[in-house]
RNA sequence: CUGGUUCAGAGUGAACGCUGGCGACGUGCCUAACACAUGCAAGUCGAACGAUGAAGCUGGAGCUUGCUCCAGUGGAUUAGUGGCGCACGGGUGAGUAAUAUAUAACUAACCUGCCCCUUGGAGAGGGACAACAGUUGGAAACGACUGCUAAUACCUCAUACUCCUUCUACACAUAAGUGUAGUCGGGAAACACUCCGGUGCCAAGGGAUGGGGUUGUACGGUAUCAGUUUGUUGGUGGGGUAAUGGCCUACCAAGACUAUGACACCUAGCUGGUCUGAGAGGAUGAUCAGCCACACUGGAACUGAGACACGGUCCAGACUCCUACGGGAGGCAGCAGUGGGGAAUAUUGCACAAUGGAGGAAACUCUGAUGCAGCAACGCCGCGUGGAGGAUGACGCAUUUCGGUGUGUAAACUCCUUUUAACAAGGAAGAAAAUGACGGUACUUGUUGAAUAAGCACCGGCUAACUCCGUGCCAGCAGCCGCGGUAAUACGGAGGGUGCAAGCGUUACUCGGAAUCACUGGGCGUAAAGGAUGCGUAGGCGGAAGAUCAAGUUGAGAGUGAAAUCCUAUGGCUUAACCAUAGAACUGCUCUCAAAACUGGUUUUCUAGAAUAUGGGAGAGGCAGAUGGAAUUGGUGGUGUAGGGGUAAAAUCCGUAGAGAUCACCAGGAAUACUCAUUGCGAAGGCGAUCUGCUGGAACAUUAUUGACGCUGAGGCAUGAAAGCGUGGGGAGCAAACAGGAUUAGAUACCCUGGUAGUCCACGCCCUAAACGAUGCACACUAGUUGUUGCGGUACUAGUUAUCGCAGUAAUACAGUUAACACAUUAAGUGUGCCGCCUGGGGAGUACGGUCGCAAGAUUAAAACUCAAAGGAGUAGACGGGGACCCGCACAAGCGGUGGAGCAUGUGGUUUAAUUCGAAGAUACGCGAAGAACCUUACCUAGACUUGAAAUCCUUGGAAUCCUGUAGAGAUACGGGAGUGCUAGUUUACUAGAACCAAGUGACAGGUGCUGCACGGCUGUCGUCAGCUCGUGUCGUGAGAUGUUGGGUUAAGUCCCGCAACGAGCGCAACCCUCGUCCUUAGUUGCUAACAGUUCGGCUGAGCACUCUAAGGAGACUGCCUUCGUAAGGAGGAGGAAGGUGAGGACGACGUCAAGUCAUCAUGGCCCUUAUGUCUAGGGCUACACACGUGCUACAAUGGUCAGGACAGAGAGCAGCGAUACCGCGAGGUGGAGCAAAUCUUUAAACCUGAUCUCAGUUCGGAUUGGAGUCUGCAACUCGACUCCAUGAAGCUGGAAUCGCUAGUAAUCGUAGAUCAGCAAUGCUACGGUGAAUACGUUCCCGGGUCUUGUACUCACCGCCCGUCACACCAUGGGAGUUGAAUUCACCCGAAGCCGGAAUGCUAAAUUAGCUACCGACCACGGUGGGUUCAGCGACUGGGGUGAAGUCGUAACAAGGUA
Repeated sequence: CUGGUUCAGAGUGAACGCUGGCGACGUGCCUAACACAUGCAAGUCGAACGAUGAAGCUGGAGCUUGCUCCAGUGGAUUAGUGGCGCACGGGUGAGUAAUAUAUAACUAACCUGCCCCUUGGAGAGGGACAACAGUUGGAAACGACUGCUAAUACCUCAUACUCCUUCUACACAUAAGUGUAGUCGGGAAACACUCCGGUGCCAAGGGAUGGGGUUGUACGGUAUCAGUUUGUUGGUGGGGUAAUGGCCUACCAAGACUAUGACACCUAGCUGGUCUGAGAGGAUGAUCAGCCACACUGGAACUGAGACACGGUCCAGACUCCUACGGGAGGCAGCAGUGGGGAAUAUUGCACAAUGGAGGAAACUCUGAUGCAGCAACGCCGCGUGGAGGAUGACGCAUUUCGGUGUGUAAACUCCUUUUAACAAGGAAGAAAAUGACGGUACUUGUUGAAUAAGCACCGGCUAACUCCGUGCCAGCAGCCGCGGUAAUACGGAGGGUGCAAGCGUUACUCGGAAUCACUGGGCGUAAAGGAUGCGUAGGCGGAAGAUCAAGUUGAGAGUGAAAUCCUAUGGCUUAACCAUAGAACUGCUCUCAAAACUGGUUUUCUAGAAUAUGGGAGAGGCAGAUGGAAUUGGUGGUGUAGGGGUAAAAUCCGUAGAGAUCACCAGGAAUACUCAUUGCGAAGGCGAUCUGCUGGAACAUUAUUGACGCUGAGGCAUGAAAGCGUGGGGAGCAAACAGGAUUAGAUACCCUGGUAGUCCACGCCCUAAACGAUGCACACUAGUUGUUGCGGUACUAGUUAUCGCAGUAAUACAGUUAACACAUUAAGUGUGCCGCCUGGGGAGUACGGUCGCAAGAUUAAAACUCAAAGGAGUAGACGGGGACCCGCACAAGCGGUGGAGCAUGUGGUUUAAUUCGAAGAUACGCGAAGAACCUUACCUAGACUUGAAAUCCUUGGAAUCCUGUAGAGAUACGGGAGUGCUAGUUUACUAGAACCAAGUGACAGGUGCUGCACGGCUGUCGUCAGCUCGUGUCGUGAGAUGUUGGGUUAAGUCCCGCAACGAGCGCAACCCUCGUCCUUAGUUGCUAACAGUUCGGCUGAGCACUCUAAGGAGACUGCCUUCGUAAGGAGGAGGAAGGUGAGGACGACGUCAAGUCAUCAUGGCCCUUAUGUCUAGGGCUACACACGUGCUACAAUGGUCAGGACAGAGAGCAGCGAUACCGCGAGGUGGAGCAAAUCUUUAAACCUGAUCUCAGUUCGGAUUGGAGUCUGCAACUCGACUCCAUGAAGCUGGAAUCGCUAGUAAUCGUAGAUCAGCAAUGCUACGGUGAAUACGUUCCCGGGUCUUGUACUCACCGCCCGUCACACCAUGGGAGUUGAAUUCACCCGAAGCCGGAAUGCUAAAUUAGCUACCGACCACGGUGGGUUCAGCGACUGGGGUGAAGUCGUAACAAGGUA
């Protein structure tokens, strides 16, 4: 940078968790269009009709004087006939991708009950059927027969200009049709009440309202659905309807739709709107409103103005219920309610008071519409849970560095208020005359009293808010990153804080952020993405000028865009939410008018695009044919002899049957050396000997011709390397597979020897490549310079000249672009047109389906699941079996060792009661330990103590201190005796204090207990390597770079030169110490040249010259010379004690290794506290099959032994070093001169001289063992050192491998010291003596430095990482089949019903009639068979994904070890 993931916002018909005071307004089965008990939801009209005739009233009668009866009046009641309504209202969203919806039109192709207006009318008749009565069937539901009866029920006749219809004429119009006049035929009515006004009825016309039908446009997904259709498309006749129409039917024609997506499948009611968004959009369609569809499932019609009818009918089916088993009944997707489903959604409430609806003249009745109430924080809005004061800053809690701090004016306390609450009283509007469910509700007033009322989430970053405790990769958290393995701001709790608040969080879903599908507003060289290439169809886009039209476009006007919603203003509920009124808006569609610039259509012209003609050139362009030479191989023959070939090295292989080598000839196939080049040609793939024939294209030049003829290009067509396939040839070389030989742990590879397909030709397929410039095609424009190929022009000095133009192909570079790299007139710049493609990684270019193919396979192309990344370019490092340069005892050249032996010492392991602990490649292992017999000592066993062995504080007593007994292993326990101090207060007495001792109490002590991965300090190592950084400036979007790189030089980032750098710091060097030369000063304990003495010893006098001692100076700087070099500097030389840092030491940059140390010390946290502390005795740290490290001594003659002789330096010494002398073979003992030291104490050894040993397990070597001793110490058993006598092991120079050292070094020889009673010291640290060899050189090994290169590494190659196998889990493909669902086709059956026919049956009116059984056509359900699609299961099977520590290898990343 790309790119995904995630979060912060808003919203919800929500649900869940915790919590919950009040009110207003809204909202409330999103799932099972699942099944429903019970009640209610559609009736009404007696002023249409028959019937019935209650209460009451009047009159009369009977009498028992308050009852009964009769008559009249009255009209309650309502089963039936009739009218209107039941098609509205209410519910739901199953179906439906268009017969729906939205919007705009049309209907001259239509209907419309109730309502309104206008005109006209209502005459005369008739016969029935319910009810009812009787008989009768049935369990019931419900009927059957006979008889009587009314009407606003039904029928006939009369009348009807306007109405319908046949025909004619005229007018308008002519696409269809309409109007006027005439004419044949046909069709009406109803009465009831009455207050006499009307209401109701019929016909016609008009209106309004509501509908029917038609058209345009818009309105989901899938092409892994590409072809669909036979009433299908159209016509004519007929039927049907309110009405057009294949709507239906007969005949005729063969059409109709489709890439602008038909048909099919999946999903879905549509809209106003709602949510979100800056908008464009995206998502959605609860409540409210409009439309549609449905009413248990399917079919059907009847009635009617309107239905194919939610609370109607018929039929079929499923289910439920009743039943006397014969038969019946039902349909909550109305309101409540129940069961069920579900995460989830309310009362079987009140009222018709209001609004609205049905009927009625009206009163009125009905109304689960509606108005209200109930439940639910489900949502939005409002209010409250108190206000003011109050500091010694209380208590508590938390924390603490123990001082304090926070909670915190918070509380308590004082004063005040009363919203809300409780109680009491009053009490509306909603209502126009009456009528109030809500409701004694809203509201008002009074009383009481801070009284009744705060939670939830979060506090690692995103993201506002931090500490303690617990836990210890456990328990858990988590939206993403991630947190948790003993100091967790991330888990759980607490304190504190932050946010919101009657709510707060979580979950689910939608939009946003996401410019992450990009119209606004993205991309494709390398990140995902340019088709393999061309031709070309549809389509898209298109040069200049004129004219015209007005489709797009622009402007104006009109209609519509329902209401509600949103917005603005105003108003009403105390405010708000909410509601009302008005406006604006609804970005849309349609119609009319206008304009003519642009696009478009038509037309007339033009030549700049394009094409054609002509000319001479260039070319590995293509196809076919012919002809060469070199080489390989084979064959034949000759010469010739033992090898050849091959490799890192070999072997397989060929060869004495004559190879290889060499000569000649012959055969055959393939490829065409040199020329050959970032040269040429072609669309790409690709094309390379020569010649010939045929043929395509491009460039240049010239003038002519056509006149936009062009560009791009979905589908389509053609071409398309290599490999592969088919058929037939050919086959020299090469060479998959295969075989053999090597290599290797293995080697199914790399290497070698062979070798078949194939490679070659012809024909036919395949159709893919990193088919790449990883860059689609075309056109235009935008600085240069240079090379080269082709063609041409101009100039002259006529050339091997100069210069210009066009076309191609390269290099470099500006502007610009780009994430960067880079591109840059051949663009990846600036623009236009068209096509193709992309949208995180994996799964996967896979599965299924389709197409193509002989096959291999190609093409098109998903999902589940899984991860939080995958990726590009660049930067700094690290690394490379990458490169260049340089350095180091790094190698090499040398010298001496280790590894073999014995012993010493340390470690591992083992053992043990314990063998205390630590150190672990280099950088642990003679290390901590400069010294374990006890002690040390930390370990083990046993025995003891508990304020403790030692410290501080308090109280009490006592001086301290000394001697001593018993028991015990000791610690310790129990005792005895002596002793009474010092200072101060007035003396005695007494008190106080200091030091010390003992007892007691609790605070505390104590811990070598844990954590070096919590730390300080100290240390090791890279490494005494030359590096590591900073400021300012500059460059880069940035990380970063530059400086610090480069050319030289140096031991060095040392110095010089150059340079966008200029300076600086830590390192290097120098300053410090020791040694080496000289000088000055000083001269004892040192020295002795001269002088004197002498016991012959600088011993003494004397001296300080010399040596030396120890203070200070000098000296060395590439300063001088020669030479090389610009310089820095190098090489050589002189002088000098020393020469190029003179030698050695101290000194260790930024950092690395979570390096080492909690057991030196210090220290946070944790742990133990009659023990993990303390004391004591004994034991252990010393064990011993073994393995390793470091050393010592040797293996001998450059040596051993013996004898004699010589020469240092540096140290140490008073509880010490200890001389001379004597004793002992010796270790040592006795003794004690001298010395707190330049004075005294100490034989240096190797070496030299002489003698001996004579090559052997020895006169080498000394282990081991026996005996005897010495010394230290309380004590040498475990477990010391040394001495003497005796013993005399292994070992004869050490495998692979490995270590040290470059000069006074290695090697070798001894001396001293620390620790220390003694010593296991052969260790360590110092000191001197003797004293070498070698370095050509940097190829290689190791380590390091600088630059560069590659990288998939950054815990940095001890990195990263791939695949099989094994195990567990997950989703998925195939799968013999099996189950279910949906759909389609054909056939069969054919209920109800409409339609057609229709009796010998029925009919009172109507009789040329009507009705019906019955018949026919259509047809639901059902049955049979076939097909398609989807889903579930499925033995077995395929791959895929995921999974702390499995197996095998090491394929990739570096030249990744075969690029």

Description:
Predicted 3D model of a 1459-nucleotide RNA (small-subunit ribosomal RNA) from uncultured Sulfurospirillum sp. RNAcentral holds the sequence, with entries from Greengenes. Taxonomically the source falls in Sulfurospirillum (Bacteria, Epsilonproteobacteria, Campylobacterales, Sulfurospirillaceae).